Overview:
This is a predicted structure of a 142-nucleotide RNA (c-di-AMP riboswitch aptamer (ydaO/yuaA leader)) from Bifidobacterium breve. Its mean pLDDT, the model's own confidence on a scale to 100, is 75.
RNA sequence: CACAGUCAAACGCCGAGUUCCCGCCGCGUGCGGUGGGGAUCGGGGGACCCACGAGUUGGGGCGAAUCGGCCCGGUCAGGUCGUAGCGCAGCUCUUUCAGCGCGAGCCCGUCAGCUAACCCCGAAGGCACGGAAAGAGGACAU
Numbered sequence: 001c002a003c004a005g006u007c008a009a010a011c012g013c014c015g016a017g018u019u020c021c022c023g024c025c026g027c028g029u030g031c032g033g034u035g036g037g038g039a040u041c042g043g044g045g046g047a048c049c050c051a052c053g054a055g056u057u058g059g060g061g062c063g064a065a066u067c068g069g070c071c072c073g074g075u076c077a078g079g080u081c082g083u084a085g086c087g088c089a090g091c092u093c094u095u096u097c098a099g100c101g102c103g104a105g106c107c108c109g110u111c112a113g114c115u116a117a118c119c120c121c122g123a124a125g126g127c128a129c130g131g132a133a134a135g136a137g138g139a140c141a142u
Base pairs, nucleotide, nucleotide: 012127013126014125018039019038020037021036022035023034024033025032026031027030040123041122042121043120044119045118050113058111059108060107061106062105067082068081069080070079071078085102086101087100088099091137092136093135094134095133096132097131
């Protein structure tokens, strides 16, 4: 000097998954755990009108996560290649090019189109980047 790995912190990423107050417990006295409530964000159910004919081949919801070919193959399961769609950072948003990833899983239980009032539910979990250009806005400095 270069490369690789590990740990910690900070800035950050996917996602609705944030914030405040009160009670109790613990301690390092403002932090952690837990219960409740408010705000905020997210999701579902639910009229008239409108829309639709439906039916065990059930149907439906959350989510970007759908659909197809091939291999194996009696099926199930699995593998592989694509694909609708989704994500990727140096102030933010939009667009373009390049590159890299994801393209799962879970739930309701025979039942649900839209849907005002109204009702119900959730606020987790998982990561570890660092290519370029244009436009608009903002911040800072002078």